Small-subunit ribosomal RNA from an uncultured bacterium, 1465 nucleotides, folded computationally. Its Rfam family is "Bacterial small subunit ribosomal RNA". Rfam links the family to the GO terms structural constituent of ribosome and ribosome. Model confidence (mean pLDDT): 84 of 100.
[in-house]
RNA sequence: AACCAGUAGAGUUUGAUCCUGGCUCAGGAUAAACGCUGGCGGCGUGCUUCAGGCAUGCAAGUCGAACGAGCGCCAUCCUUCGGGGUGGUUGCGAGUGGCGGACGGGUGAGUAACACGUAAGCAAUCUGCCCGGUAGUGGGGAAUAACUAGCCGAAAGGUUGGCUAAUACCGCAUGUGAUGGCUUGUCCCUGGAUGGGUCAUGAAAGGCGUAAGUCGCUACCGGAGGAGCUUGCGGCCGAUUAGCUAGUUGGCGGGGUAAUGGCCCACCAAGGCUACGAUCGGUAGCUGGUCUGAGAGGACGGUCAGCCACACGGGGACUGAGAUACGGCCCCAACUCCUACGGGAGGCAGCAGCUAGGAAUCUUGGGAAUGGGCGAAAGCCUGACCCAGCAACGCCGCGUGGGCGAUGAAGGCCUUCGGGUCGUAAAGCCCUUUUGCAGGGGAAGAUUAUGACGGUACCCUGCGAAUAAGCCACGGCUAACUACGUGCCAGCAGCCGCGGUAAUACGUAGGUGGCAAGCGUUGUCCGGAUUUACUGGGCGUAAAGGGCGUGCAGGCGGUCUGUUAAGUGCAGGGUGAAAGCUCCCGGCUCAACUGGGAGAGGUCCUUGCAUACUGGCGGACUUGAGGGGGGUAGAGGAAAGUGGAAUUCCCGGUGUAGUGGUGAUAUGCGUAGAUAUCGGGAGGAACACCUGUGGCGAAGGCGGCUUUCUGGGCCCUACCUGACGCUGAGACGCGAAAGCGUGGGGAGCGAACCGGAUUAGAUACCCGGGUAGUCCACGCCGUAAACUAUGGACACUAGGUGUGGGGGGUAUCGACCCCCUCCGUGCCGCAGCUAACGCAAUAAGUGUCCCGCCUGGGGAGUACGGCCGCAAGGCUAAAACUCAAAGGAAUUGACGGGGGCCCGCACAAGCAGCGGAGCGUGCGGUUUAAUUCGUCGCAACGCGAAGAACCUUACCAAGGCUUGACAUGGUAGUGGUACCAAUUCGAAAGAUGCGGGACCCUUCGGGGAGCUAUCACAGGUGCUGCAUGGCUGUCGUCAGCUCGUGCCGUGAGGUGUUGGGUUAAGUCCCGCAACGAGCGCAACCCCUGUUGCCAGUUGUAUUCUCUGGCGAGACUGCCCCGUAAAGCGGGGAGGAAGGCGGGGAUGACGUCAAGUCAGCACGGCCCUUACGUCUUGGGCCACUCGCACGCUACAAUGGUCGGUACAAUAGGUUGCUAAGGAGCGAUCCGGAGCUAAUCCCCAAAGCCGGCCUCAGUUCAGAUUGCAGGCUGAAACCCGCCUGCAUGAAGUAGGAGUUGCUAGUAACUGCCGGUCAGCACACGGCGGUGAAUACGUUCCCGGGCCUUGUACACACCGCCCGUCACGCUAUGGAAGCCGAUAACACCUGAAGUCGCUGAGCUAACCGCAAGGAGGCAGGCGCCGAGGGUGGGAUUGGUAACUGGAGCGAAGUCGUAACAAGGUAAC
Repeated sequence: AACCAGUAGAGUUUGAUCCUGGCUCAGGAUAAACGCUGGCGGCGUGCUUCAGGCAUGCAAGUCGAACGAGCGCCAUCCUUCGGGGUGGUUGCGAGUGGCGGACGGGUGAGUAACACGUAAGCAAUCUGCCCGGUAGUGGGGAAUAACUAGCCGAAAGGUUGGCUAAUACCGCAUGUGAUGGCUUGUCCCUGGAUGGGUCAUGAAAGGCGUAAGUCGCUACCGGAGGAGCUUGCGGCCGAUUAGCUAGUUGGCGGGGUAAUGGCCCACCAAGGCUACGAUCGGUAGCUGGUCUGAGAGGACGGUCAGCCACACGGGGACUGAGAUACGGCCCCAACUCCUACGGGAGGCAGCAGCUAGGAAUCUUGGGAAUGGGCGAAAGCCUGACCCAGCAACGCCGCGUGGGCGAUGAAGGCCUUCGGGUCGUAAAGCCCUUUUGCAGGGGAAGAUUAUGACGGUACCCUGCGAAUAAGCCACGGCUAACUACGUGCCAGCAGCCGCGGUAAUACGUAGGUGGCAAGCGUUGUCCGGAUUUACUGGGCGUAAAGGGCGUGCAGGCGGUCUGUUAAGUGCAGGGUGAAAGCUCCCGGCUCAACUGGGAGAGGUCCUUGCAUACUGGCGGACUUGAGGGGGGUAGAGGAAAGUGGAAUUCCCGGUGUAGUGGUGAUAUGCGUAGAUAUCGGGAGGAACACCUGUGGCGAAGGCGGCUUUCUGGGCCCUACCUGACGCUGAGACGCGAAAGCGUGGGGAGCGAACCGGAUUAGAUACCCGGGUAGUCCACGCCGUAAACUAUGGACACUAGGUGUGGGGGGUAUCGACCCCCUCCGUGCCGCAGCUAACGCAAUAAGUGUCCCGCCUGGGGAGUACGGCCGCAAGGCUAAAACUCAAAGGAAUUGACGGGGGCCCGCACAAGCAGCGGAGCGUGCGGUUUAAUUCGUCGCAACGCGAAGAACCUUACCAAGGCUUGACAUGGUAGUGGUACCAAUUCGAAAGAUGCGGGACCCUUCGGGGAGCUAUCACAGGUGCUGCAUGGCUGUCGUCAGCUCGUGCCGUGAGGUGUUGGGUUAAGUCCCGCAACGAGCGCAACCCCUGUUGCCAGUUGUAUUCUCUGGCGAGACUGCCCCGUAAAGCGGGGAGGAAGGCGGGGAUGACGUCAAGUCAGCACGGCCCUUACGUCUUGGGCCACUCGCACGCUACAAUGGUCGGUACAAUAGGUUGCUAAGGAGCGAUCCGGAGCUAAUCCCCAAAGCCGGCCUCAGUUCAGAUUGCAGGCUGAAACCCGCCUGCAUGAAGUAGGAGUUGCUAGUAACUGCCGGUCAGCACACGGCGGUGAAUACGUUCCCGGGCCUUGUACACACCGCCCGUCACGCUAUGGAAGCCGAUAACACCUGAAGUCGCUGAGCUAACCGCAAGGAGGCAGGCGCCGAGGGUGGGAUUGGUAACUGGAGCGAAGUCGUAACAAGGUAAC
């Protein structure tokens, strides 16, 4: 260069933001299970739990060509006809014998081990059958099954006598090989290979065949495959397991084995393993691989393949080439079965199958092929295997139809009622036939033959859209929305969270989305998670630097050079089984599946080369480090001594009534003389000033002065050594305060404790006392916000400015200044870093090395265990359970018993009130048949209501009506119809209905209106102001609230809007990374004050007044002063008015789910002969009580009587009403005038004079009686007014509280609306007409800036602990019950080995006797198991007990967050 491969995020902490951090989701996988559903085919897979127990059948046999009997059959002979003999037989078959039952098949219990993987080694080994080769196979012998005869036993089976064969067994001969001893070469090197010489030892079997021959047999060599042993390296967890080990480690000699070896034994030595984790405990078969992942990794080891281990639990050997043997043997134990009770039998973790357990895992099927065993072969056997069966358990493929089809059918659902949607979907027409069904043909797999599968795959024909769709989801993540039901219920939920009457979140339906013979759920694993970080994280404040030092091991290490080649790099060789994976090609129609080829895969082994770097070894160097020499600062440490001030106490003097203490008191002290003051004395502790973000020390820490002893640092010099260094797990030492032990000491202070206060309480804060302690000596303790919350070392990376110590330069009289430099200690600041805050040569920057530590919050720095401590306690350090967060920094608000600045009748200064009385009105409460409803701090309560006797009226009782009191439409009817209405009943409404009796248009048919009936509907002051519109209140007429662009910040956001001045004001000016703009402020509008002009008029007339209109005028314009020149302020002139002249209207963004569904409108819900509507009567007016707003008073600034004066705003024709008259009066008669600047309604306080004289009164007028007037159908409940009479409480109002800053408060009348009537209310109007404001400390409210915050439904916030209750998990605990592995002792089966072997004994020796050899038996070592014992580890349970967690509305307090009200920790 080319090629290949290739990394996704989201939700959730907040009001919002960034960060940290956990939880959760989307993906893939699965030996799966569960729910709903289910058409077909192919290929796979199917007890993960009790290695629990098993009925039944099958799973290992075969060979007659190894052997002898027997049986069958054939032939033949004999026959006493029962049968027998001989021969044949490629028939059967028990036994002897051979080979195979060590393979194949199952399982995963055990095992943390050379068991497995990988790479090596064996000179320390074995190997049946098979292959190649060499040599041989001669000659003998003795038995024994079967069989037969007896005996025993229920059985299983056994025993005795007798007969017999062999490829069974035993000698002899031979000895190519082989093996052993001695000797001697060569190559090699542990006991290897190959020679020479010599001695010794030990072989064999035959069968078949006429024969050739063939199959065997024996010894040996070699091969192949198999097995055994050894070693390096690799792969789990726990240190709350730290020491383990007696055959243990090694040696010599022996035994044993195929073989090395303590494998075993005797003796000798005292070793061996371990922090690179021994031992112990827990868990686990290992691997190829599988799943996931970008990878690195992580998890797993089912099917298939390799290895291992096991075969009911445990032990043991035998046979054999091979076993310590799944379907062999012996023994012990448990279990099951049979039994005649004496004794026997058994082992599915083979294939099926049963049972148990469990969420859960199949047929008691078949025999052609392949493979295996035996055989010469035919063949037999084979639950290995190949097939079939069951199961959607998985993967893959196919189908459930295709085309046309709008009236967009019916129906469903929704609807704004128009329509939309399901939807070309259906129907309908045309077409096809995969699948299915029926019929026919019909394989490959097998070579001459033999086919379980199987009449299967496949092919052909026919039939007919026919036989075939579900599941989950639809709030966000996440693709898909409406209706109804429900109403914090029922329920959902993976996380966040939904549900309390409009739920896209529950349930159902319609619709939609997704996947599809499946779809969801649950479990588990990986991923996302860079959330254990090797790749690839962190530790100032989020979790995290050890309190500090010395230092062993370990890790890391300066400059030059030589050598080596361990690490490292490159190349070659070996190996990394197959399957799997990737790529290519091929076979099943495709795919899954499968065949072939190539590749990839290890920290591996080995050979060679390279030598930069690291390492090893050697040599040299001086800059790191150390030393020497010369200086120097210092609260560095230890000990001894010593000084003065102050407190307290004691003695004495003076002196007298207090003192002390606090927010204020009190306790306390004091007439027995205190405090105060003077003198003297005692004792202990601490060292003012100097003193300094100064100094010293590793940290803790160190402060009067002197002396002694002693550690470290810094500077200068460059003389010596020559890398001697850095860090540092363990270890060791030091280590504030408090605390502990022993002994001293004790002035002051002062836990505990006692008093006094405070308080609801006050076990506190404050005050008076006061013990331990604080001090000393010695010894413990070992912690801390032991903090710079910042480990140590080294190097590098802008500056500026202080300060402590040293050196140098320059300069000089002089170190006075100035400059340079090293070490220390502060501040500011660039780059860089940081989530931000901030750090910034004293790094939190850039790098290297080493150590410590972190991994969500709570539980918990707790329990248990261990170690330490006298104790207190310390160090180490979990889990169950629980939460969806806990946190850091910064932002905007809000808040503060934080700060600063500034406003407001906010306080203060004043005036008048309220709160007390009586009455009025409203509200609560109570009552009632009903006392209709709403409004509830400010901002409800003379509010809705500008006026409840009926009406109003919504409430109650009673009586009526039902298309309705009112509207619209459809249909039908109606001509004596609509309408009027006598009579009767009735409280009325209503019912009844004599009688009377129309209108408009007309084409003369009729139509309209009306009425009747009916259907739609009306109607509702019924509910929801928390579904709403509109309107309104409030903060607040407060000065604020925002935007565009730019700039700053990762971002929320900031800037602008802050700052300096100023204002009533974000008003204006100046400044400024801002520049502008909008809504607010102001102004524009109205009224009022001055004036001009015009116009008007209701008797006239000018001025004037008045009314209306249009103008003028005021703008800090002028002068002076202050300040920055601006703005603004202060003073003055002029002016009616002066710095917004006074008043009104006008209410920013928003807040309070504020108020109103009862003014109106309106969504939804509810009622429909009533929750609608009509009527009569009642009620809203009740009355022991509480509150709110008022009226009238309590009197002399007054009351009363008489006289007398002056308004304005308004209103008036079913109205105001004059003059005149009547009445004490309300009022009446009367009717002029007035549709109004014309007429009418119109003052009171005031002023003048008289009386009253401080009294419950000539005050006050409630209450009540009587008599009247007015309105109105109607004043009983329930109106107003008048007269006479009656004359109550009340003598100035507690705590508290309201209004008002000038024509204002107060006092005083008048008018109006509502209204038939009713005004102490409300809205207006004029008249008379004050006091006070020093000032901003305080109360309340507000604005701006700033600060703190754990608040953000925002302080009416948040939040802590005890107690009480419920639930849950857990610790301790007298004990009780298990489990496990060791240890000590006792006992000890089978069995190997050893000793013995007097009993028994075919082969060999021997003539024999006998011997050799063997066997039984006996003994011994070991030994499974059993027993006893004391401990260890671990689990369950337990009276009682400890805390912990969680739990809508429990109790007590108020600890923390704002200075949280005593700063917190």